RNA sequence: CAACACGAAGGGGAUGGAGCUCCCCAAAAUCGCCGGAACGGCUAAUGGCUCCUACUGUGUC
Repeated sequence: CAACACGAAGGGGAUGGAGCUCCCCAAAAUCGCCGGAACGGCUAAUGGCUCCUACUGUGUC
């Protein structure tokens, strides 16, 4: 230098899976809140909607 072969169809949005949708990121997007601190306390399975699972509360059998 040439030839051949291979590669990419993404990732993220505080705890699981799927569909739809929105936003963000190109090595970043992202990685909850309260408290001086604590081996302290609190909400939530969603970015949003729906379904399933788990969890929590109430009622009935």